The prediction has a mean pLDDT of 77. The RNA shown here (SAM riboswitch aptamer (S box leader)) has 135 nucleotides and comes from a Clostridiales bacterium. Taxonomically the source falls in Eubacteriales (Bacteria, Bacillati, Bacillota, Clostridia). The sequence was found by an Rfam model in a public genome assembly.
Parts: sequence; structure tokens; C1' cells
RNA sequence: UUCUUAUCAAGAGCGGGGCGAGGGACUGGCCCGAAGACCCCCCGGCAACCGGCCCGCAGGGCAUCGGUGCCAAUUCCAGUCAGAAAGUGGUUAUUCGGGCUUCGAGCCCGCGUUUCCAGUUCUGGAAGAUGAGAA
Repeated sequence: UUCUUAUCAAGAGCGGGGCGAGGGACUGGCCCGAAGACCCCCCGGCAACCGGCCCGCAGGGCAUCGGUGCCAAUUCCAGUCAGAAAGUGGUUAUUCGGGCUUCGAGCCCGCGUUUCCAGUUCUGGAAGAUGAGAA
């Protein structure tokens, strides 16, 4: 780096030190940041993926002993694709009803049906992150 697979709505720092300008993956939004963010080290913590221990297996449990991970905001929100629901806005056509009329089955309004587009909600996928395994 790639592939497979599991998880991603919960949880955990107003700590000390270093550095000094961007950071939250990308785009848009919205946030964080010289009252010092992000990042690194120490300490502290969360969690329970792998290992470990226990319950005989299944499925669970324990928690610092080991390997990671994580400790602003749901993966901060949305995006590109597919499906579903409701029937919101615009739009196409039209039955019916009403009105106007220059009398042309011309125009306008309303209920309903309908075409397309947009939006909303949900689900899945995609993308990303982390673990475990493999190449």
C1' cells in the first nucleotide's frame, strides 16, 4: 500500500511540559484556534478489538498485566449512487365544477388525477477511521 472482515448515536483531561499557525481526511457548511488550537512527550482516563484470566462449550464476564485504539461537536453535518415512504414546492397534461369572454371548445380559478424536477425523512451502498487476519 492492497484485500477480507467487525465496529463507528455511548464513554473518557478546564492536568504538566514543548512547539508556534493553522486544525476538524477531501468539497461546501458549521465549528476549534495566539486566553496557544493541531501535533509531540509525561501523567491521567475511556473502552474491551487482539492477547490474558474466569464461567466446561455457546455466549458472556473481569480490567491493567501485554499489543493497539481512543479522550470537541453522531464519522460535527451534508455530499456521489440506489431504493423506499410521505405527498412539501415548482412544473406538464387533463376529467369535473365555477367564472370571464373580443364568442376563438379562448382565458382564469378550485377539487381530483397525472408528467418531470427539486426538496424532506428513512435504509443501503460509497468514502473515511480503528481493530483483527492475509498478501